[in-house]
Annotation
Predicted 3D model of a 78-nucleotide RNA (c-di-GMP-I-GGC riboswitch aptamer) from Sulfurovum sp. Of the family's consensus pairs, 95% are formed in the model. The coordinates come from a structure-prediction model, not an experiment, and the mean pLDDT is 77. Lineage of the source: Bacteria > Pseudomonadati > Campylobacterales > Sulfurovaceae > Sulfurovum.

RNA sequence: AUUAAAAAAGCCAAACUUGUUGUGAAGCAAGGACGGAAAGUUAUGGGUCUUUUAAAAAAGAUCGCCAGACUGCUAAUA
Numbered sequence: 001a002u003u004a005a006a007a008a009a010g011c012c013a014a015a016c017u018u019g020u021u022g023u024g025a026a027g028c029a030a031g032g033a034c035g036g037a038a039a040g041u042u043a044u045g046g047g048u049c050u051u052u053u054a055a056a057a058a059a060g061a062u063c064g065c066c067a068g069a070c071u072g073c074u075a076a077u078a
Stems, first nucleotide, its partner, number of pairs: 001077004011036002016031006034064001040070003044067003047062006
């Protein structure tokens, strides 16, 4: 640099439950595992969702929806 993915060693942790923060989408902590080879980081583009608004629009949430950017583990090959 290229290619690949056995959930086995190690890693993350959906739904749900409890506590807590927030008007809310949701966040955080504990329990819990549906899954994950970037389910690591980043709201840059699109999507979805929330709040305010008569509407336009504005302010937010989500990267475990898709794409982009940055970084990285294992194995094989060069």